RNA sequence: AUGUUAUCAAGAAAGGCGGAGGGAAUAGACCCGAUGAAGCCUUAGCAACCCUUUCUCUCGAAAGAAGGUGCUACAUUCUAUCUGUUUUUGCAGAAUAGAUAACGC
Numbered sequence: 001a002u003g004u005u006a007u008c009a010a011g012a013a014a015g016g017c018g019g020a021g022g023g024a025a026u027a028g029a030c031c032c033g034a035u036g037a038a039g040c041c042u043u044a045g046c047a048a049c050c051c052u053u054u055c056u057c058u059c060g061a062a063a064g065a066a067g068g069u070g071c072u073a074c075a076u077u078c079u080a081u082c083u084g085u086u087u088u089u090g091c092a093g094a095a096u097a098g099a100u101a102a103c104g105c
Base pairs, nucleotide, nucleotide: 003103004102005101006100007099008098013043014042015041016040017039021032022031023030026080027079028078029077044072045071046070049068050067051064052063053062054061055060076097081094082093083092084091085090
């Protein structure tokens, strides 16, 4: 870098260093930020993909949290393409793209 599958409106922050950007990329919108952004570190927490235990023929269900990841503003912040409905916009669904996990190459 790429493939398959699953999930993505729930949940969970303090401190230290740092010093101007950040919310993936492009465009627009809307936001966060010197009452301190990104990034790094520490501690704490959330969740339950892998995992552990029990039940079960399997599928699966319940409980758990030691370990491997992940995450802890805003729906993946919203829109972009298509379809339906409505009509000038909004709503719903899908796709694309992305994120995370497990497995594979």